The RNA shown here (Glycine riboswitch aptamer) has 96 nucleotides and comes from a Beijerinckiaceae bacterium. It was read from a public genome assembly, where an Rfam model found it.

RNA sequence: AUCUCCCGCGCGGGAGAGAGCGGGGUUCGUUUUGCUCCGCCGCCGAAGGCGCAACCGCCCCGGAAACGCUCAGGCACCACGGACCGCGCGAGAAAA
Numbered sequence: 001a002u003c004u005c006c007c008g009c010g011c012g013g014g015a016g017a018g019a020g021c022g023g024g025g026u027u028c029g030u031u032u033u034g035c036u037c038c039g040c041c042g043c044c045g046a047a048g049g050c051g052c053a054a055c056c057g058c059c060c061c062g063g064a065a066a067c068g069c070u071c072a073g074g075c076a077c078c079a080c081g082g083a084c085c086g087c088g089c090g091a092g093a094a095a096a
Stems, first nucleotide, its partner, number of pairs: 004093002007090007018041001020040007042075003048071001049069003055063003
């Protein structure tokens, strides 16, 4: 110097599932709409969490999924979040 790996940051991409039903709150009052809260049923999985396990290791015991469970979270558009992927940057690690 190059390549790879781990962590962090920035940018871009990024899915799924009820515009469900009922009740309340919010505006001087009523209705509607919007927002929000609670309850009920139905659903989703790609924050997180948990479980089994292929497999891996220093093999006592550990590490382990995009699989499974849905506690949490989410379910018109938008917004937020979002595993993962790409690019860039920073700081480290290993090997030749």
The coordinates come from a structure-prediction model, not an experiment, and the mean pLDDT is 75.